[in-house]
RNA sequence: AAUUGAAAAAGGCAAACUUAUUGAAAGAUAAGGACGCAAAGCCACGGGUCUAAGGCGGCAACGCGAUGACGGCCGGGUUGCCAAA
Numbered sequence: 001a002a003u004u005g006a007a008a009a010a011g012g013c014a015a016a017c018u019u020a021u022u023g024a025a026a027g028a029u030a031a032g033g034a035c036g037c038a039a040a041g042c043c044a045c046g047g048g049u050c051u052a053a054g055g056c057g058g059c060a061a062c063g064c065g066a067u068g069a070c071g072g073c074c075g076g077g078u079u080g081c082c083a084a085a
Base pairs, nucleotide, nucleotide: 003084004083005082012037013036017032018031019030020029021028022027035072041078042077043076045075046074047073048070049069050068055064056063057062
């Protein structure tokens, strides 16, 4: 430096759910809580998924649609702890 994560150690993150706040919603944040995670650190770059306020269409019901989200859906980029041979 590259590869790998069987065993081990130090530490890390925190699903569902509950409460509060926030948002049109999806969702987010904080506290509690642990299902899991070797990048479950970071980046919406490609795909995918969710929502549909404003907008457009419609008599209406409703439809379309991201500039809103999801990194714990899959790739990609980038940084990094411990260990192994």
A computed fold for an 85-nucleotide RNA from Paenibacillus flagellatus, annotated as c-di-GMP-I riboswitch aptamer.
The source organism's lineage runs through Bacteria, Bacillati, Caryophanales, Paenibacillaceae and Paenibacillus.
Its Rfam family is "c-di-GMP-I riboswitch aptamer". Rfam describes the family as follows. GEMM was predicted in a large-scale screen for bacterial structured RNA regulatory elements.
The sequence was found by an Rfam model in a public genome assembly.
The coordinates come from a structure-prediction model, not an experiment, and the mean pLDDT is 88.